Notes:
Bacterial RNase P class A from a Pseudomonadota bacterium, 339 nucleotides, folded computationally. Its mean pLDDT, the model's own confidence on a scale to 100, is 78.
[in-house]
RNA sequence: GGAGUGAGUCGGGCGAUCGCUCCUAUCAGGAGAGGAAAGUCCGGGCACCACAGGGCAGGGUGGCCGCUAACGGCGGCGCGGAGUGAUCCGCGGAAAGUGGCACAGAAAACAUACCGCCCGUUUUGGGUAAGGGUGAAAUGGCGGGGUAAGAGCCCACCGGCGGCCGAGUGAUCGGACGCGCAUGCUAAACCCCACCCGGUGCAAGACCAAAUAGGAGGGUGAGUGGCCCGCUCAUAUCCCUCGGGUAUGGUCGCUAGAGCCCAUGAGCAAUCAUGCGGCCCAGAUGAAUGAUCGCCGCCCGCGAGGGUACAGAACCCGGCUUACAGACUCGCUCCGGUU
Numbered sequence: 001g002g003a004g005u006g007a008g009u010c011g012g013g014c015g016a017u018c019g020c021u022c023c024u025a026u027c028a029g030g031a032g033a034g035g036a037a038a039g040u041c042c043g044g045g046c047a048c049c050a051c052a053g054g055g056c057a058g059g060g061u062g063g064c065c066g067c068u069a070a071c072g073g074c075g076g077c078g079c080g081g082a083g084u085g086a087u088c089c090g091c092g093g094a095a096a097g098u099g100g101c102a103c104a105g106a107a108a109a110c111a112u113a114c115c116g117c118c119c120g121u122u123u124u125g126g127g128u129a130a131g132g133g134u135g136a137a138a139u140g141g142c143g144g145g146g147u148a149a150g151a152g153c154c155c156a157c158c159g160g161c162g163g164c165c166g167a168g169u170g171a172u173c174g175g176a177c178g179c180g181c182a183u184g185c186u187a188a189a190c191c192c193c194a195c196c197c198g199g200u201g202c203a204a205g206a207c208c209a210a211a212u213a214g215g216a217g218g219g220u221g222a223g224u225g226g227c228c229c230g231c232u233c234a235u236a237u238c239c240c241u242c243g244g245g246u247a248u249g250g251u252c253g254c255u256a257g258a259g260c261c262c263a264u265g266a267g268c269a270a271u272c273a274u275g276c277g278g279c280c281c282a283g284a285u286g287a288a289u290g291a292u293c294g295c296c297g298c299c300c301g302c303g304a305g306g307g308u309a310c311a312g313a314a315c316c317c318g319g320c321u322u323a324c325a326g327a328c329u330c331g332c333u334c335c336g337g338u339u
């Protein structure tokens, strides 16, 4: 200097004038849209129903150990794969059962002999799975011996399986020994195993106001996903149908939190604990957070000048995913050059 890889930051600021919303309130003053506010994909807080009691169906997750309020999230570790590497991706079970593997190929799984090789007959045949072909995938690999030619047929090594010993919380790893030893792949196919899951949701819910027809008919049932059992409340103040009236109103919920920052300590880390440490950072309700001017920041341009991304709170929080003009910072890897 180039290429790559991992993590992060900014993406607007200042002043003046006028305007809007909230807090405070004597004056005066203070605050006011994000890293994703987005998607509504997960998990909760909170609210209501409610013996969330049990079960079936249904749904979710899936290596191990931790973190967390919890999660399908995060951290570390283990194994496998890709890459020279930094790094990235994946993760229960195929020997419980069922299904699938088109085409090609001889044969695609309790599967086979097409070419080839050897033996024999020269008609039929027998042996073989080392070599070749087909295919995404074809009876473990490589080397030697052996054989008519071959084959774990035999041997050494690798691989596989088994129990034993050791390390580790564990997934796993290592060692020695034994056995010629392997029934392919596929489960985001059905399925099996382990663990987890009440429901509905701020349009939840509470209160105030307003108004009428205290109507008519039916029922033994009703009880916050479906079904069963149990339980509770009931014979009307309940449920269903029809009909009529009022409000489409107002207040709360509504922003002080699993909150943020700093310091110290523990931990590889995620994170946790402590502190008479610091801070308060939108609560609108048909929807406030703006308009104008000037200067500046960044990018393009010689200049004049032009441009400045994705996009806007609606109960709140922790994650994931997606979008983003341009600029910047740090760590690590590889290549080249120079000293």
Base pairs, nucleotide, nucleotide: 001335002334003333004332005331006330007329008328009327010326012296013295014294015293016292017291018290020032021031022030023029034310038321039320041319042318043317044316045315046201047200048199049198053229054228055227056226058197059196060195061194062193063077064076065075066074067073078091079090080089081088082087092192093191097190098189099186100185101184114132115131116128117127118126119125140158141157143155144154145153159181160179161178162177164175165174166173167172205252206251207250208249215242216241217240218239219238221233222232223231259279260278261277262275263274264273265272266271297308298307299306300305

Overview:
It matches the Rfam family "Bacterial RNase P class A". Rfam's curators write: Ribonuclease P (RNase P) is a ubiquitous endoribonuclease, found in archaea, bacteria and eukarya as well as chloroplasts and mitochondria.